About this RNA: This is a predicted structure of a 249-nucleotide part of an RNA (large-subunit ribosomal RNA, domain VI) from a Patescibacteria group bacterium. The coordinates come from a structure-prediction model, not an experiment, and the mean pLDDT is 86.
Context: one part of a larger RNA
RNA sequence: CGUCGAAACCUGAGAAGACUCUUUCCUAGUACGAGAGGACCGGAAAGAAUAAACCUCUUGUGUACGGGCUGUUCCACCAGGAGCAUCGCCCGGUAGCAACGUUUAGUAUGGAUAAACGCUGAAAGCAUCUAAGCGUGAAGCCGACUUCAAGAUUAGGUUUCACUAUAGACUCCUCGGAGAUAACGAGGUUGAUAGGCGGUAGGUGUACGCACAGUAAUGUGCUUAGCCGAGCCGUACUAAUCAGUCAAG
Numbered sequence: 001c002g003u004c005g006a007a008a009c010c011u012g013a014g015a016a017g018a019c020u021c022u023u024u025c026c027u028a029g030u031a032c033g034a035g036a037g038g039a040c041c042g043g044a045a046a047g048a049a050u051a052a053a054c055c056u057c058u059u060g061u062g063u064a065c066g067g068g069c070u071g072u073u074c075c076a077c078c079a080g081g082a083g084c085a086u087c088g089c090c091c092g093g094u095a096g097c098a099a100c101g102u103u104u105a106g107u108a109u110g111g112a113u114a115a116a117c118g119c120u121g122a123a124a125g126c127a128u129c130u131a132a133g134c135g136u137g138a139a140g141c142c143g144a145c146u147u148c149a150a151g152a153u154u155a156g157g158u159u160u161c162a163c164u165a166u167a168g169a170c171u172c173c174u175c176g177g178a179g180a181u182a183a184c185g186a187g188g189u190u191g192a193u194a195g196g197c198g199g200u201a202g203g204u205g206u207a208c209g210c211a212c213a214g215u216a217a218u219g220u221g222c223u224u225a226g227c228c229g230a231g232c233c234g235u236a237c238u239a240a241u242c243a244g245u246c247a248a249g
Stems, first nucleotide, its partner, number of pairs: 001151001005161006014148004020048007032037001050105005058099004065092005070085006109143003116136004168246004172188005193239003196235005202228003209222005
């Protein structure tokens, strides 16, 4: 830009992907075979690689979370802190993101076939799977399974809304399950969209201060404290105000 102005839901022409493999056990040491050896058919289990999704578990990260430690500067001093030193070093770690983790998947089945194996059967009184005709037959092919899909310009269908400022959409603003920007999605006071605040999960590991014991280092009690990013639940305190634009035969 087109498809008749919109909103929602579909159909599926077409396209992409997947459809994998191994080992063990039972049948059975059976059939077969002098023996050595050793099945078809059928059934069951375990696993590998691959793919997708996810974060309950395990593990990693987690430079705005908690704690410990060293040097130094500063907050007048003590105590307690802050800055710098690779995040100063170290020990842990929420959310998120991941795999090394978890879950799931390739099942069953139809059609036409390849090699191959057949039935009937002449040319050629026989024979012959083939010449006419009819079958069986593969991890392969076409379906079946998953996903996309009406620019499928052949531009499809169903339902509802709107008729000249209405349906609807956008600008603008608060944002994230989205994201480079667009786009997509959640919201805009008839509001829980983000922040704040309250509670809580979870993390760290028992704060400061005071008291007591000890000459002191330090320990004990108040104290499973204190502090806390992203999680969850709630709450209009703050910000989503006001307004404008487009819009069809």